c-di-GMP-I riboswitch aptamer from a Pseudomonadota bacterium, 87 nucleotides, folded computationally. The model forms 100% of the base pairs in the Rfam consensus. The coordinates come from a structure-prediction model, not an experiment, and the mean pLDDT is 88.

Parts: sequence; C1' cells; structure tokens
RNA sequence: AACCUGCAAGGGCAAACGCGCCGAAAGGCGGGGACGCAAAAUCACCGGUCUAAGGGGUGCAAACCCUAUGACGGCGGGAUCGCCAGG
Repeated sequence: AACCUGCAAGGGCAAACGCGCCGAAAGGCGGGGACGCAAAAUCACCGGUCUAAGGGGUGCAAACCCUAUGACGGCGGGAUCGCCAGG
C1' cells in the first nucleotide's frame, strides 16, 4: 500500500411513528425518537421503484390513461473518498 474479516474501545448515522415548516404529490428539511447500519459517507452513471404539477390523449362531464424536467443512495450494481482493530 492493496485485499479480506468484524470479536474490543472511542465515536458516527438514524427506520417506523408523532410535531413544525416546505412541496401539487412522491418526498425533503428541522428537532424528538431508535428499527437497524462498517460505508445507513459522497455521486442519479446503469437498472429498479414512487409521484404526475406542467404537457399530451380519451371523454358532454366526472374522471381515466401516458409522460420526469420531480423524487428514493436505508432497492441492486457501479464510481470516488474513508475511522478503529485483527489477518
């Protein structure tokens, strides 16, 4: 230095849920709260998933269908960086 492993210590993150704010929604942010996490750190590059405001279509209408330029990194893959201990 690379790779593998996770039994210690110190520290880190924070699911569900409920509160406030933002958003059309999906969802996000804040502060509670801990199910879990050794990359649950970063990046929408590939696949996947969610939403459908706007746009398009059908329709007398109600409504329905399609669509990401919106999201999800705690769905899988990839890229980058990285703490401690052991091998």